[in-house]
The part of an RNA shown here (small-subunit ribosomal RNA, central domain) has 349 nucleotides and comes from an uncultured bacterium.
Its mean pLDDT, the model's own confidence on a scale to 100, is 90.
Context: one part of a larger RNA
């Protein structure tokens, strides 16, 4: 160096964009770098291998041959890879017409509910639990009616449903904006795939500055429970949860399954579009894209996966190498901090 792996045993970066690099459709011509063939030179000797010889044999020594799988020069070949030039349209993309959607940013707005405030009615309880108590209430609570304030979240629809690269996204409406999908034609002509570094995005919690604060609620306080109860239960309650801007950069960031492409039985749903047929309400069939359930072959240690593969292959990246020590120490980089990232060893089983 090769050889094995990564759903659950160790192992897919949280996710995308993308420079370098790796890999790359079809056809013609050319070149001859790779490749292949021939020749020449060289590849010291010893060693290894083959055939002999010498020590009684062997080890050992020794003669000859082969080999030294390499390198250089040169001649040739032109299928394949590469280079150059030209062409093509099946990959990729653009234009055009549609179409579904909680995709993203900003503005406006609506109703229900909780809480609080004011006033009215009204009287002794309310709340809470397994049972209680703390708590609230005759300074009039709870209940009920009217009015008002404010914040947060959007019942039903709602779905094994949809959208997004992932995180994630749910009242209505206006506006700005990204992507997918379908149909038919036209155009560009390989413009592609992957992607070390790099850059962007990235739940919750947390941090900085300023606002906001209804409900909920770490911490905290009290009441219970208990042997104890720094908990589970109850009454309160502050950060926080919300907004703007900036940071943090993690997660069971999960499908624990990297991305792209091709090939490989079927059956039944569901969602978006298109086409055809029919008694066009609608139904049926076909087809393209998404999303599910089962299942043949195959795979798998088994579980299971099974055209959305964990099947059969190719391209490229990431990662694993016994358990603990340890995702730790040290150092570097990043961060306001919390910490993150990169990442050992001694020792031990």
């Nucleotide at each position: 160096c090769u050889g094995g792996g990564c759903g659950u045993a160790a192992a897919g970066c949280g996710u995308g964009c993308g420079c370098a690099g790796g890999c790359g459709g079809u056809u013609u011509g050319u070149u001859a770098a790779g490749a292949c063939g021939g020749a020449u030179g060289u590849g010291a000797a010893a060693u290894c291998c083959c055939c002999g010889g010498g020590c009684u044999c062997a080890a050992c020594c020794u003669g000859g041959g082969a080999a030294c799988u390499g390198c250089a020069u040169u001649c040739g070949u032109g299928a394949c890879u590469g280079g150059c030039a030209g062409g093509c349209u099946a990959g990729a993309g653009u234009a055009u017409g549609g179409c579904a959607g909680a995709g993203g940013g900003g503005g406006g707005u609506g109703g229900a509910a909780u809480u609080c405030c004011a006033c009215g009615u009204g009287u002794a309880g309310c709340a809470g639990u397994g049972a209680a108590a703390u708590g609230c209430g005759u300074a009039g609570a709870g209940a009920u009616g009217u009015g008002g304030a404010g914040g947060a979240a959007c019942a039903c629809c709602g779905g094994u449903g949809g959208c997004g690269a992932a995180g994630g996204c749910g009242g209505c409406u206006c506006u700005c904006u990204g992507g997918a999908c379908c149909g038919a034609u036209a155009c560009u002509g390989a413009c592609g795939c992957u992607g070390a570094g790099g850059c962007g995005c990235g739940a919750a919690a947390g941090c900085g500055u300023g606002g906001g604060g209804a409900g909920c609620a770490a911490a905290c306080a009290g009441g219970a429970u208990u042997a104890g109860a720094u908990a589970c239960c109850c009454u309160g309650g502050u950060a926080g949860u919300c907004c703007a801007c900036g940071c943090u950069g993690u997660a069971a960031a999960c499908g624990a399954u990297g991305u792209g492409u091709g090939c490989u039985a079927g059956a039944c749903g569901u969602u978006g579009g298109g086409a055809a047929g029919c008694c066009u309400a609608g139904c049926u069939u076909c087809u393209c894209g998404g999303u599910g359930u089962c299942g043949c072959a195959g795979c798998u240690a088994a579980c299971g996966c099974g055209g959305u593969a964990a099947g059969c292959a190719c391209a490229c990246c990431g990662c694993c190498u016994g358990g603990g020590g340890a995702g730790u120490a040290c150092g570097g980089c990043c961060g306001c901090a919390a910490g993150g990232u990169u990442a050992a060893a001694a020792c031990u089983c």